Predicted 3D model of a 119-nucleotide RNA (Guanidine-I riboswitch aptamer) from a Bacillota bacterium. Rfam family: Guanidine-I riboswitch aptamer. The family has 100 seed sequences and 1,509 matches in Rfam 15.1. NCBI's taxonomy places the organism under Bacteria, Bacillati, Bacillota.
RNA sequence: AGGUUUUCGGUCUAGGGUUCCGCUUCUCUUUGGAAGAAGGUCUGGUCCAAGAGACCCACCCAUGGCCGCCUCGGGUGCGGGCCGGCGAUGGGACACGGAGGGAUAAAAGCCCGGGAGGC
Numbered sequence: 001a002g003g004u005u006u007u008c009g010g011u012c013u014a015g016g017g018u019u020c021c022g023c024u025u026c027u028c029u030u031u032g033g034a035a036g037a038a039g040g041u042c043u044g045g046u047c048c049a050a051g052a053g054a055c056c057c058a059c060c061c062a063u064g065g066c067c068g069c070c071u072c073g074g075g076u077g078c079g080g081g082c083c084g085g086c087g088a089u090g091g092g093a094c095a096c097g098g099a100g101g102g103a104u105a106a107a108a109g110c111c112c113g114g115g116a117g118g119c
Stems, first nucleotide, its partner, number of pairs: 007058001009056004015048002020045002022042001023039005059092005065086004069081003094114001096117001100112003
């Protein structure tokens, strides 16, 4: 200096805003209801959501086990098979990080991005 691998998805959470619902205020109104307008500096529901968050499934890797098949001129036993199938256990490391921009109704720990940069 270069190459390969450390995985995908789902359900959530930290967090996020305001399209819809709800809530609040105002207008109209005899009260009320309905409707309209405004408010996310409204706890919330729908919604979005983590590389460095959680759980689950699948997948990958390693090590055993069981069953089947093959291996000898025939049988049996032993051994062997980068042969097939079904289980089991373990592992899937480490990870400080702007500004700015993008999408969506809008925003964010979403995407640019394990980026720029730093150690």